[in-house]
This is a predicted structure of a 331-nucleotide RNA (Bacterial RNase P class A) from Candidatus Marithrix sp. Rfam family: Bacterial RNase P class A. Rfam's curators write: Ribonuclease P (RNase P) is a ubiquitous endoribonuclease, found in archaea, bacteria and eukarya as well as chloroplasts and mitochondria. The family's RNA type in Rfam is ribozyme. Gene Ontology terms of the family: dimeric ribonuclease P complex, ribonuclease P activity and tRNA processing. The prediction has a mean pLDDT of 76.
RNA sequence: GGAGUUGGUUGAGCAGUCGCUAUAUUUCUUAUAGAGGAAAGUCCGGGCUUCAUAGGGCAAGGUGCCAGAUAAUCUCUGGGAAGCGUGAGCUUAUGGAUAGUGCCACAGAAAAUAUACCGCCUACGGGUAAGGGUGAAAAGGUGUGGUAAGAGCGCACCGCAUUAAUGGUAACAUUAAUGGCAGGGUAAACCCCGCCUGAAGCAAGACCAAAUAGAUAAACUAAGAUGUUGUCCGCAUCGUUUAUGGGUAGGUCGCAUGAGGUGACUGGUGACAGUCAUCCUAGAUGAAUGACUGUUCUUGACAGAACCCGGCUUAUAGACUAACUCCACCU
Numbered sequence: 001g002g003a004g005u006u007g008g009u010u011g012a013g014c015a016g017u018c019g020c021u022a023u024a025u026u027u028c029u030u031a032u033a034g035a036g037g038a039a040a041g042u043c044c045g046g047g048c049u050u051c052a053u054a055g056g057g058c059a060a061g062g063u064g065c066c067a068g069a070u071a072a073u074c075u076c077u078g079g080g081a082a083g084c085g086u087g088a089g090c091u092u093a094u095g096g097a098u099a100g101u102g103c104c105a106c107a108g109a110a111a112a113u114a115u116a117c118c119g120c121c122u123a124c125g126g127g128u129a130a131g132g133g134u135g136a137a138a139a140g141g142u143g144u145g146g147u148a149a150g151a152g153c154g155c156a157c158c159g160c161a162u163u164a165a166u167g168g169u170a171a172c173a174u175u176a177a178u179g180g181c182a183g184g185g186u187a188a189a190c191c192c193c194g195c196c197u198g199a200a201g202c203a204a205g206a207c208c209a210a211a212u213a214g215a216u217a218a219a220c221u222a223a224g225a226u227g228u229u230g231u232c233c234g235c236a237u238c239g240u241u242u243a244u245g246g247g248u249a250g251g252u253c254g255c256a257u258g259a260g261g262u263g264a265c266u267g268g269u270g271a272c273a274g275u276c277a278u279c280c281u282a283g284a285u286g287a288a289u290g291a292c293u294g295u296u297c298u299u300g301a302c303a304g305a306a307c308c309c310g311g312c313u314u315a316u317a318g319a320c321u322a323a324c325u326c327c328a329c330c331u
Base pairs, nucleotide, nucleotide: 001327002326003325004324005323006322007321008320009319010318012296013295014294015293016292017291018290020034021033022032023031024030036302040313041312043311044310045309046308047307048201049200050199051198055233056232057231058230060197061196062195063194064193065079066078067077068076069075081092082091083090084089095192096191100190101189102186103185104184117132118131119128120127121126140158141157142156143155144154145153159181160179161178162177163176164175165174166173167172205253206252207251208250215244216243217242218241219240220239224238225237226236227235260279261278262277263276264275265274266273267272297300
């Protein structure tokens, strides 16, 4: 100097005038504050509210390498394995296919109760599966000896299976011994195994005020019915459901003090946790932050809260920054 990898910050700024919303105060006017890193998607996990005075079983659903963090998660941190990359780094997921049941089209002789198409050998009885062909996959691979020709038929190494030792919390790794030993794939097919799980949702729900018709009809009805996944037991209550018709649909709360933010220190590889200090940072409800002027430069992308929080995913012009890897050159 070039090419890469992995993170982080920001997302037009400043000043003035008028305007909008909330809170506090009221001398009726001042003071303070006022959309995001994703507010988006509604893909997850919770807090909270109600059923409710509880529970248990089955089904169903979710999850799946190991160990941690967290309120919790399909999230995050660290580690191990497999694969890709020269490298920094990146990607992925339970075990069992011999517990059982399925599937592997076409091609091919044959896709499992394996067979013998071409071929090789032959004493023509037969032997063979090394070579060729088909295919994603065909009795483990390479080498060597041996054989009529061959074959783990023997041997060496690799692979596979079993056992043991060592290291590690573990997933796993290494070493050794024994054995000629195994038909592959698919469980993100059904299934088996371990762990976890009430449901519905702020249009949840609570209160106040007002009005009408606490109306009519039908069905079930205590050996019954109803009760927030389905089903059974249990528990609670005594009515439940359907149709027609009538009234109201207004206001207040929920609604912003939190698993909260920031800073320092301590512990930890880290996610994070603890202690101390400090701060209060939108609460609208047909829906608030807009307009104008001046000025600066990086000339401005994606884009607007509606109960709240923690993640993931998607969109994103430009600017700034940290660490690491490789290549070339100079000293």